[in-house]
A computed fold for a 73-nucleotide RNA from an uncultured Clostridia bacterium, annotated as transfer RNA.
Its Rfam family is "tRNA".
The sequence was found in a public genome assembly.
RNA sequence: CGCGAGAUAGAGCAGUUGGCAGCUCGUCGGGCUCAUAACCCGGAGGUCGUAGGUUCGAGUCCUACUCUCGCAA
Numbered sequence: 001c002g003c004g005a006g007a008u009a010g011a012g013c014a015g016u017u018g019g020c021a022g023c024u025c026g027u028c029g030g031g032c033u034c035a036u037a038a039c040c041c042g043g044a045g046g047u048c049g050u051a052g053g054u055u056c057g058a059g060u061c062c063u064a065c066u067c068u069c070g071c072a073a
Stems, first nucleotide, its partner, number of pairs: 002071006010025004019056001027043005049065005
């Protein structure tokens, strides 16, 4: 250099007809308890890797680039 997969909340991951960005854990507050854990309720936390393009509308489609993993050489 060639090919493929991936990048989404603190962590691990969903998100296929392009139409309100979600789940589990964690974290914060409350409930329950003599107390802790467990359990129950609620909240915060995301410029969806970067920059452009298409579209009324992009996590999703197109282009370039960055990074990670794999295959081949």